[in-house]
The prediction has a mean pLDDT of 76. A computed fold for a 264-nucleotide RNA from a Candidatus Muiribacteriota bacterium, annotated as Bacterial large signal recognition particle RNA. It matches the Rfam family "Bacterial large signal recognition particle RNA". Rfam links the family to the GO terms signal recognition particle, plasma membrane targeting and SRP-dependent cotranslational protein targeting to membrane, signal sequence recognition. By type it is a non-coding RNA gene. The model forms 90% of the base pairs in the Rfam consensus. The gene name in the source record is ffs.
RNA sequence: CCGUGCUAGCCGGGGAACCAGCGGUGCCCUGUACCUGCAAUCCGCUAUAGCAGGGGUUAAUUCCCGACUGAGCCAACUGUGCUUUGAGGCAGGCUUUAUUAAGUGGUGUUGAUUGACGGGUCUUAUGCAACAGAUGCCUGUGAAUUUCGUCAGGUCCGGAAGGAAGCAGCGAUAAGCAGGAAAAUCUGUGUGCCAUAAGGGUGCCUGUCAGGAGCUAACUGAUAAAGUACCGUUCAGGGCAGGGAGGCGAGGAAGGGUGCACGG
Numbered sequence: 001c002c003g004u005g006c007u008a009g010c011c012g013g014g015g016a017a018c019c020a021g022c023g024g025u026g027c028c029c030u031g032u033a034c035c036u037g038c039a040a041u042c043c044g045c046u047a048u049a050g051c052a053g054g055g056g057u058u059a060a061u062u063c064c065c066g067a068c069u070g071a072g073c074c075a076a077c078u079g080u081g082c083u084u085u086g087a088g089g090c091a092g093g094c095u096u097u098a099u100u101a102a103g104u105g106g107u108g109u110u111g112a113u114u115g116a117c118g119g120g121u122c123u124u125a126u127g128c129a130a131c132a133g134a135u136g137c138c139u140g141u142g143a144a145u146u147u148c149g150u151c152a153g154g155u156c157c158g159g160a161a162g163g164a165a166g167c168a169g170c171g172a173u174a175a176g177c178a179g180g181a182a183a184a185u186c187u188g189u190g191u192g193c194c195a196u197a198a199g200g201g202u203g204c205c206u207g208u209c210a211g212g213a214g215c216u217a218a219c220u221g222a223u224a225a226a227g228u229a230c231c232g233u234u235c236a237g238g239g240c241a242g243g244g245a246g247g248c249g250a251g252g253a254a255g256g257g258u259g260c261a262c263g264g
Base pairs, nucleotide, nucleotide: 001264002263003262004261005260006259009057010056011055012030013029014028015027020046021045022044023043024042034054035053036052037051038050063257064256065255068252069251072248073247074246077243078242080241081240082239083238084237085236086235087234092231093228094227095226096225097224098223099222100221102220103219104218105216106215107214114210115209116208117207118206119205120204121203122199123198124197125196126195127194128192129191130189131188132187133186134185135184137180138179139178140177141176147172148171149170150169155164156163157162
């Protein structure tokens, strides 16, 4: 060095969870690497840490260690992003009130603020006018019979003369109806550049005189106060995602290590 046979070893590993701890079944990640039974309201074991039984392979590219690399899992923590809950109103924003007068606007030498005098609007009393209505007035109509006058015809009385009553008609009227328009009377009123007197005078309007440049506060601004949890901010929690000290770590892997017997 080669051959033959045997044996140690190997026939998966890891993470979280569970557990006094170590494994397994189950979940997850790698990976392909035996079989049967037991097993999560668990099944076994005891630091030599699955138990019981059976099988295969083999001293090497296959077993053991392994620089380096590294899937994945767990994770303290977080001025990170999104979302959600609660609290918070003399911090933002928003709303309201008051003040101010910087800006805008309006108004003002065709005269502001102001002062003086007066009037109106206001109240009461007494009246006037107007308007509306009514009465009254005028005209027309208007009583078959119930008014008046005159009463044809006719009727009655009378010997006659004449007289009486009286229908229709006509005329004038009553009640009523219609129309008209001057004078008169009565009632009424959100009528009126009305009249007189007294009162009132906060506000508004208006006239005269004095005077000579502001006045206003509608909007923006400023100041003070109050309110509001819708928005934003702040504080304290929850969830999802990102990052992540640190921990565990499969797989790959330079390199290294490692029996026995016999024979040649």